[in-house]
Context: one part of a larger RNA
RNA sequence: CACCGCCCGUCACGUCGAGGAAGCAGACAUCCCUCAAAGCCGUUAGCCUAACCUUUCGAGGAGGGCGGCGUCUACAGUGAUGUUCGUGACCAUGACGAAGUCGUAACAAGGUAUCCCUACUGGAAGGUGGGGAUGGAUCACCUCCUU
Repeated sequence: CACCGCCCGUCACGUCGAGGAAGCAGACAUCCCUCAAAGCCGUUAGCCUAACCUUUCGAGGAGGGCGGCGUCUACAGUGAUGUUCGUGACCAUGACGAAGUCGUAACAAGGUAUCCCUACUGGAAGGUGGGGAUGGAUCACCUCCUU
């Protein structure tokens, strides 16, 4: 390269990134329940039993051992809750990317002045209603300032 300008958003493509998410799978913690080894303790009508006691010398008792039962309980199992790491159909989204698509919102009065807040609404920029700003052009008048 100066309106044959600039420029906005959706959509499409590519690269990179960060979210949500039914579900799936794992780790850890806590709790409920189930099972329950070994062991301690308690208990015991079965079996055994040299020391102590009694004895009519046959044995009996105490104690002990084994066995049985019970409390506690490691491990294990089912379940619940919480934390956390993955994965995840799908959903939404950011940045960037010479030459894609649709329109033309903004920049001149940008062809409906623009912008801000808000409600509704539309493929998209956006549109409409309400309130507000001038950081609006033009024309006329008034006030003020400067020359």
Molecule: small-subunit ribosomal RNA, 3' minor domain
Organism: Corbierea pseudopalmata